[in-house]
Context: one part of a larger RNA
RNA sequence: UUGGGCGUAAAGGGCGCGCAGGCGGCAUCUCAAGUCUGGUGUUAAAUGGUCGGGCUCAACCCGAUCAUGCGCUGGAAACUGGGAUGCUUGAGUCCAGGAAGGGAUGCCGGAAUUCCAGGUGUAGGGGUGAAAUCUGUAGAUAUCUGGAAGAACACCGAUGGCGAAGGCAGGCAUCUGGCCAUGAACUGACGCUGAGGCGCGAAGGUGCGGGGAGCAAACAGGUUUAGAUACCCUGGUAGUCCGCACAGUAAACGAUGUGCACCAGGAGUCGGGCAGCAGUGUCCGGUUCCGUAGCAAACGCAAUGAGUGCACCGCCUGGGGAGUAUGCUCGCAAGGGUGAAACUC
Numbered sequence: 001u002u003g004g005g006c007g008u009a010a011a012g013g014g015c016g017c018g019c020a021g022g023c024g025g026c027a028u029c030u031c032a033a034g035u036c037u038g039g040u041g042u043u044a045a046a047u048g049g050u051c052g053g054g055c056u057c058a059a060c061c062c063g064a065u066c067a068u069g070c071g072c073u074g075g076a077a078a079c080u081g082g083g084a085u086g087c088u089u090g091a092g093u094c095c096a097g098g099a100a101g102g103g104a105u106g107c108c109g110g111a112a113u114u115c116c117a118g119g120u121g122u123a124g125g126g127g128u129g130a131a132a133u134c135u136g137u138a139g140a141u142a143u144c145u146g147g148a149a150g151a152a153c154a155c156c157g158a159u160g161g162c163g164a165a166g167g168c169a170g171g172c173a174u175c176u177g178g179c180c181a182u183g184a185a186c187u188g189a190c191g192c193u194g195a196g197g198c199g200c201g202a203a204g205g206u207g208c209g210g211g212g213a214g215c216a217a218a219c220a221g222g223u224u225u226a227g228a229u230a231c232c233c234u235g236g237u238a239g240u241c242c243g244c245a246c247a248g249u250a251a252a253c254g255a256u257g258u259g260c261a262c263c264a265g266g267a268g269u270c271g272g273g274c275a276g277c278a279g280u281g282u283c284c285g286g287u288u289c290c291g292u293a294g295c296a297a298a299c300g301c302a303a304u305g306a307g308u309g310c311a312c313c314g315c316c317u318g319g320g321g322a323g324u325a326u327g328c329u330c331g332c333a334a335g336g337g338u339g340a341a342a343c344u345c
Stems, first nucleotide, its partner, number of pairs: 004316003007299002012313001014200004021193003025087007033080002035076008048066007090190001091187003095183002097180002102176007109153001113149008124135002161168002205246006214240002219235004257312006265290011294301002318345003327338004
């Protein structure tokens, strides 16, 4: 490179927005760049293809003819493309509605925990497989009253909801994003994808300033053990929390890129529409389970596809060496991104 692939074998970018690029609905007219076609020039010789011939054959040699390409020129107009006009089914706008832990900020609440003060009260408490370190006659544990602080929000709660992903859960208010159904009206292809780029991005980590109840890397002690730099126990600092800034990773998982179209059914559930007095039925959007065809190495997937197709992007090419070295680049650092080879099996 051709071809084949990417749920679990190597392989979907963590997620979105989006410039360039690629691709692009229906109808009419037009141009003729792509496309098709006629003519013509050129495409040196040799080589190559076909046919014929010469060395006994062949290699080799000779003759005729042909090839594709490029230029010029005449034509065709279905398709692609350019231009013009129009259309409404793709996309979007608006009005009337709806559901939701979507996001940000502020305020408020109760339970629990720890601590502080006081009351009652007396010898233990705590912890474990069993213990000990630890704590308590300087009155603990238990219990009651009052107070302080920080963090997280039981029940509701669900195979349930929302969000692009990360993720989101006590209540209320303000600001704010998205989504869904129905019915009118409107714009008229405004679309899909998206290399670079930009933004968002759990936990842990970093800088500065706060905060610090509980928990708890490190650390200390007690056990266990042959040892025990662990598992268990008693303590305990970063951290966990808030603000600002950085970092940019993950089994960032549905291990399944995004969009569109088509392709048996059945059961449940969330939101909405319609019909009905009601049980219920049906349709649209989401979500969960089963399953036909089909797919698949199998497991399994199966209208939320891993089915059948199209468009565009990302990625893979034996294991180890190695996500290492080196260079470049980003970062305060930790480290991140890009990313080999020798050698070896």

Predicted 3D model of a 345-nucleotide part of an RNA (small-subunit ribosomal RNA, central domain) from a soil metagenome. Its mean pLDDT, the model's own confidence on a scale to 100, is 89.